Predicted 3D model of a 107-nucleotide RNA (SAM riboswitch aptamer (S box leader)) from Anaerosolibacter carboniphilus.
Taxonomically the source falls in Anaerosolibacter (Bacteria, Bacillota, Clostridia, Thermotaleaceae).
Its mean pLDDT, the model's own confidence on a scale to 100, is 84.
Formats: sequence, structure tokens, C1' cells
RNA sequence: CUCUUAUCCAGAGAGGUGGAGGGACUGGCCCUAUGAAACCCGGCAACCGGCUUUAUUUAAAGCAGCGGUGCCAAUUCCUGCGGUACAUUUGUACUGGCAGAUGAGAG
Repeated sequence: CUCUUAUCCAGAGAGGUGGAGGGACUGGCCCUAUGAAACCCGGCAACCGGCUUUAUUUAAAGCAGCGGUGCCAAUUCCUGCGGUACAUUUGUACUGGCAGAUGAGAG
């Protein structure tokens, strides 16, 4: 980097360093010197691993959170291509997909 698969309307500091940017991309709309990114500490969650029970196995339910990741504004902030219903100037609601993120596995 590519593929497969699961999840993405919950949760998480009024700390330190740092100094201007950030929210993937498009168009929006936002956050930010009442301090962005990044790093440290702290925290959340529980995908993998661990433990317990059940089970012939695949696996299922549960526990802990000392291991490996991940995450800590806004639903993956909304949207981007379709469908349905309503409205019809713009649109609203629901829904499938695309894209993206993260875990696990494979090449």
C1' cells in the first nucleotide's frame, strides 16, 4: 500500500510544555490568543491479548484493565452518488451506497 471483516447517535481534565492553526478530502458550518497543531501527564472505552463460566468444536456470556492498539468539540460535525415519503423556490425526514477512521486477519 491492497484485500477481507467488525464497529462508527455512548464515553473521556477549567493540568503542564508549546505557540497558530485545526475539524481526512469537496462545499458548508464550526473550533481556536478565555489560547490551535504537536508532546507530556491525566482520562474514556474495551477491538486484540488475559481470566472465569458454558460448549465436542467454531464460539457465546461475563470479569479485570497491569499487556498491544485506539480514542478524549459538534452523529464519522453536516454534506458529496442513489432510493422512498412529504414539501416543491430553497428543502425536510428516513434509508442504501461511496469515501474516511479504528481494531483484527491476510497478501